[in-house]
Context: one part of a larger RNA
């Protein structure tokens, strides 16, 4: 020194465990904020260092309902020292207060600070103190008010609104490379990722200037099929429809113009007008136009105005200069109708359900082993309940539960009714030729998008130029034409079906179980590490119960230990469950 045994140290695999995760499905919410958010600074406890609540009223303050005996949040006990059946802690619903920074908003600024102004309050009074207030854009209104006579610009005030956060969903506005193509340029990757505005619980699109195809269909979205078809394609990589069928959900609507009326501008102007007929009277009434409103209308078997005509049309009452007669007009009552998602539009009542605290809720004991019974054994009970967790080992019946049922003073949602609010002249036929969205359609040329790369390329969007028509009109059917069908652009809105999940409730699971599973089961986005952007750990278990080892001993010792006690164990000792291996030591054999 090797090798073997056995015993130790050392080290944490390793099995069990689980306080976190992670992933499905369903409800629900799907917004928060100038009444100051999202987030944080700094404080707040008798003693306080983190966390956690809270905010000078500061682990709290009122009310109000639940709930019933302890309680002054965890890490964490003591100790002082309180509260509590006069109902406390705790749980819910609603106010209160709520420093100082943040959109941050009197004015500055290196955030959590510095300096101010106007009013009012205390005060004798200067101060100082404490309360409201003082940005900026935008809308409306209202007062001033230049050059410049009216006016406008301008400026002051009032009222009301905006700003900023926020996971994923959506729409516009920009807009890429890696990488395919076995290189690379068109392509491809992709209209992604990314940057940027704006919105909603959804968004967007949507009520046919659409598809068909000689038959017909009737807004839009979203699914499964047509289909990897038919096509684009350095015809390479590769892109990739639609008609059509079969489903999910279904809802349709107001406008602009002709035309009437009333206001007002600005022209013109004494005769034209004043519903109509008759007399009588009036005269800044008329007539063009433009503007703002109110009635009319809204369509593709063409609609609409205007005009004439047939037919039907609840009452009262008032006006169209007077008067009578007609005739339209308003105004109120009835009467049917209809509504809060669009097609006007607001608000109160009630009635149910839910949400946000909780409540009732069935039935077992003895014996033995053991530290401890729920395991075993003997005899029983309940189930509309034997899911499930906990209790010293495995419990239907010990706890908490579970089935089943109850339950709100306040607050929110939803339904359904009422109250309440809105509509009420229409069908037909005939003249007439007034309206039917303009720098629009269209062309051209350059782009983009169409599944579609300039192609035979329609359709769709427009950057330049050019530029109809109004129904005998215009689009469109994949170049153009014709015949034929079809639809009616150049104004809007519109709920469902459909995508998403940061947060919230509930339930599951052939998902992990601490090198897993969120980066994070533990003071975690913490420690630490960068000027920063940033980047990021490591760390879980004693034991049923602290009974967490009184007293002695050993020593320089608050270290280690060795006795005794505790405990079922202590080789369970807080460097604590099990306790592998590599490493390392004792002791014994055996070889050299």
């Nucleotide at each position: 020194a090797g090798c073997a045994u056995g015993c130790a140290g050392g080290g944490g695999a390793u099995g069990c465990c689980u306080a976190g995760g992670c992933g499905c499905a369903g409800g629900a919410a799907g917004g928060c904020g100038a009444u100051g958010a999202a987030g944080g600074a700094c404080g707040u406890g008798g003693c306080c260092a983190g966390c956690u609540g809270c905010g000078a009223u500061a682990a709290g303050c009122c009310c109000c309902g639940g709930g019933g005996a302890g309680u002054c949040g965890c890490u964490c006990a003591a100790c002082a020292g309180a509260c509590u059946u006069u109902g406390a802690u705790c749980c819910g619903g609603g106010g209160a207060u709520g420093u100082c920074c943040g959109a941050a908003u009197g004015g500055g600024g290196a955030a959590a600070c510095c300096c101010a102004c106007u009013c009012c309050g205390u005060u004798g009074a200067a101060g100082a103190c404490g309360g409201a207030g003082u940005a900026u854009c935008g809308u409306c209104a209202u007062c001033u008010g230049a050059a410049u006579c009216c006016a406008u610009a301008g400026g002051g005030u009032g009222a009301c609104g905006a700003a900023g956060c926020g996971a994923a969903c959506c729409u516009g506005g920009g807009g890429a490379a890696g990488u395919g193509a076995a290189c690379c340029a068109u392509c491809u990757c992709a209209g992604u990722a990314c940057c940027u505005a704006g919105a909603g619980g959804a968004a967007c699109a949507g009520a046919a200037a659409g598809c068909a195809a000689c038959c017909g269909c009737g807004a839009u979205u979203c699914c499964c099929c047509c289909a990897g078809u038919a096509g684009c394609g350095g015809c390479g990589a590769g892109c990739g429809a639609a008609c059509g069928g079969g489903g999910a959900a279904c809802a349709g609507c107001c406008u602009a113009a002709a035309c009437c009326g009333u206001c007002g501008g600005c022209a013109u102007g004494u005769a034209a007008g004043c519903g109509u007929g008759u007399g009588c009277g009036c005269g800044u009434u008329g007539u063009g136009u433009c503007g703002a409103c109110g009635g009319g209308g809204u369509c593709g078997u063409g609609g609409g105005a205007c005009u004439c005509g047939a037919c039907g049309g609840g009452g009262c009452u008032c006006u169209u200069g007077c008067a009578c007669a007609u005739a339209a007009g308003g105004g109120c009552c009835a009467a049917a109708g209809a509504g809060u998602u669009a097609c006007a539009a607001a608000g109160g009542g009630a009635u149910a359900u839910c949400u946000c605290a909780g409540c009732c809720g069935a039935a077992g004991a003895c014996c033995a082993u053991g530290g401890g019974a729920a395991g075993g054994g003997u005899c029983u009970c309940c189930a509309c309940a034997g899911a499930a967790g906990g209790u010293g080992a495995u419990a239907g019946a010990c706890c908490u539960g579970u089935a089943g049922g109850c339950g709100a003073a306040a607050a929110g949602a939803u339904c359904u009714c009422c109250c309440c609010u809105c509509u009420u002249u229409g069908u037909c036929g005939g003249g007439c030729a007034c309206c039917c969205a303009a720098g629009u359609a269209c062309c051209a040329c350059g782009g983009g998008a169409c599944a579609c790369g300039a192609g035979a390329a329609a359709c769709c969007c427009u950057g330049u130029g050019g530029g109809a028509a109004u129904c005998c009109g215009g689009g469109a059917g994949g170049a153009c034409c014709a015949u034929c069908u079809u639809c009616c652009a150049a104004g809007g809105c519109u709920c469902a079906a459909u995508a998403c999940u940061c947060a919230u409730c509930u339930g599951c699971g052939a998902c992990c179980g601490a090198u897993a599973g969120u980066g994070a089961a533990c003071u975690a986005g913490u420690a630490c590490c960068g000027u920063g952007a940033g980047g990021g750990a490591a760390a879980g278990g004693u034991g049923a119960a602290a009974a967490g080892a009184a007293c002695c001993c050993c020593u320089g010792u608050u270290a280690g230990g060795g006795g005794a006690g505790u405990g079922a164990a202590a080789c369970a000792g807080u460097a604590c469950c099990u306790g592998a291996a590599a490493c390392u030591g004792c002791a014994u054999g055996c070889u050299u």

About this RNA:
Model confidence (mean pLDDT): 82 of 100. The part of an RNA shown here (large-subunit ribosomal RNA, domain I) has 592 nucleotides and comes from a soil metagenome.